[in-house]
RNA sequence: ACCUUAUCAAGAGUGACAGAGGGAACAGGCCCGAUGAAGUCCGGCAACCUGCCCGUUAUUACGGGGACAAGGUGCUAAAUCCUGCGGUAUUCACCGGAAGAUGAGGA
Repeated sequence: ACCUUAUCAAGAGUGACAGAGGGAACAGGCCCGAUGAAGUCCGGCAACCUGCCCGUUAUUACGGGGACAAGGUGCUAAAUCCUGCGGUAUUCACCGGAAGAUGAGGA
C1' cells in the first nucleotide's frame, strides 16, 4: 500500500515546552490562531480489541452478556466544520453514495 467489516451530531485542558501556522488532499466556503497555530510531554475522554462470565465447538474458533479502565490502539474547536455525486424536496432541508479517519480481522 490492498481487501472485509463496525463506528463517525455524545465526550475530553485556565497545564508545561515551543513559536506561525492550522482545520486529510483538490476546489469553493466558513472558521481557529501572538488572549499562542503545528509539534512534543503531561493531564483528560471514550470503550474498538485483550483481560472477566455464559453457551456451542472441542482447545481453537464462533455467538451472547457485562463492570472496570490494567494492557494495545484511538481521540481531545466547530457533524468527518460545510459543500462537491445521486434521489426526494424546492430555498431550506432530509436520505444515500463517494472520499476520509479510527478499531478489529484478512491476504
Molecule: SAM riboswitch aptamer (S box leader)